[in-house]
Context: one part of a larger RNA
Molecule: small-subunit ribosomal RNA, central domain
Organism: Paenibacillus sp. O283
RNA sequence: UUGGGCGUAAAGCGCGCGCAGGCGGUCAUUUAACUCUGGUGUUUAAACCUUGGGCUCAACCUGAGGUCACACUGGAAACUGGGUGACUUGAAUACAGAAGAAGAAAGUGGAAUUCCACGUGUAGCGGAAAAAUGCAUAUAUAUGUGGAAGAACACCAGUGGCAAAGGACACUUUCUGGGCUGUAACUGACUCUGACGCGCAAAAGCGUGGGGAGCAAACAGGAUUAGAUACCCUGGUAGUUCACGCCGUAACGAUGAGUGCUAGGGUUAGGGGUUUCGAUACCCUUGGGCCGAAGUUACACAGUAAGCACUCCGCCUGGGGAGUACGGUUGCAAGGCUGAACUC
Numbered sequence: 001u002u003g004g005g006c007g008u009a010a011a012g013c014g015c016g017c018g019c020a021g022g023c024g025g026u027c028a029u030u031u032a033a034c035u036c037u038g039g040u041g042u043u044u045a046a047a048c049c050u051u052g053g054g055c056u057c058a059a060c061c062u063g064a065g066g067u068c069a070c071a072c073u074g075g076a077a078a079c080u081g082g083g084u085g086a087c088u089u090g091a092a093u094a095c096a097g098a099a100g101a102a103g104a105a106a107g108u109g110g111a112a113u114u115c116c117a118c119g120u121g122u123a124g125c126g127g128a129a130a131a132a133u134g135c136a137u138a139u140a141u142a143u144g145u146g147g148a149a150g151a152a153c154a155c156c157a158g159u160g161g162c163a164a165a166g167g168a169c170a171c172u173u174u175c176u177g178g179g180c181u182g183u184a185a186c187u188g189a190c191u192c193u194g195a196c197g198c199g200c201a202a203a204a205g206c207g208u209g210g211g212g213a214g215c216a217a218a219c220a221g222g223a224u225u226a227g228a229u230a231c232c233c234u235g236g237u238a239g240u241u242c243a244c245g246c247c248g249u250a251a252c253g254a255u256g257a258g259u260g261c262u263a264g265g266g267u268u269a270g271g272g273g274u275u276u277c278g279a280u281a282c283c284c285u286u287g288g289g290c291c292g293a294a295g296u297u298a299c300a301c302a303g304u305a306a307g308c309a310c311u312c313c314g315c316c317u318g319g320g321g322a323g324u325a326c327g328g329u330u331g332c333a334a335g336g337c338u339g340a341a342c343u344c
Base pairs, nucleotide, nucleotide: 004316005315006314007299008298012313014200015199016198017197021193022192025087026086027085028084029083030082031081033080035076036075037074038073039072040071041070042069048066049065050064051063052062053061054060090190091187093185094183095182096181097180102176103175104174105173106172107171108170109153113149114148115147116146117145118144119143120142124135125134162167205246206245207244208243209242210241214240215239219235220234221233222232256312257311258310259309260308261307264291265290267288268287269286270285271284272283273282274281295301296300318344319343320342327338328337329336330335
C1' cells in the first nucleotide's frame, strides 16, 4: 500500500465553532472537462490470452493474432462536473404558544455547625471493639436567650427535566443562549462533515489579593501491632470559598458527526389535535427508559442500532521497552502535546 477493523479483544480526538478540502435535494435547458464510442498517424522486449509448430510428452522454445500508450479529428449525452433558469420537501427566518437544577450578575432567606456574651446547673464530658491522648471546679458537657462568621441548600425529587461536553438543584430580579410545538407567512439548497486553527473544559495544582465555620492531605499525639512511617481515636496546616489570571488532564453510552430506510408492545416528560359539559379515550410530534421480531457478532444491540446503506473526519495493526528517551512546542512551575530506537 491492498485488505480488515474501532461497545467489551489494539483502535472514536473530552466537547464545540469553523477556513481550506471532500460530499451534496427536485425539474428544465445548455456545455462536453469526466464517461462511452469511431477514424487517422505514431508506437507497443518478454510475460499474459487465443490458435498453430518444434524438442518422444510436459515444463521449455517458437510463428501468427490479440493485449499498450500518446497525439489529431468526428460522434453520443444517461451519470459526475461547468453555465443558465425555475421549484420546495433539506436548511434558515418570521409569527403565536408552552417547558426547563441551561449560563452570567446583583440581592434575599431559613435549618444546621462552630465561636463569643449572659442565665440555669454540677462533675464529669468526649471517644471507641476496648481504651488513651484531649476538654472540664479558671465551671466544661447539657440547657435557655442574644450576637458573630463562613460554607452548603433538607423536604419537593422522579428509569424526571436542562445543557455541546465538562456540568448544573434554596428564593427573587435583570440580562443572555439553546431546544420543542403550531402556522406554512418569508428566503430558495443557503446543506453535511471538517485536516490546520480558535474556543470551552471536573478535581487537583500554581500566581496575586481577600476570606476561613465545618471538613481535612501534610504534621503532632493516643491506640493497635512483632513492627505500624497505615487502617481507629484526639487535634490540625495547606486546601476546600471569593475576585482576577494560569494549568488543560480525567472526561464512559468504554459506542465520532450527519442523513435516509427497517415488526411490534407497555412506560415516562414537554407540546399540539379530535372527542366530551367535564372526566376519559384516540391520534400527531419531540425527548428519557424498558421488553422484543427480523437482522447482526459470543455477550448483547435492536427506530436513542452495535440492523440496512451513503457522506466526511479521527484512530488501530503482536508483547515488553513506553506514553519512556531525544528533539520540537507550550507552561511561572508541576507538567502537557507530539513521539522513537532497541529487544523477544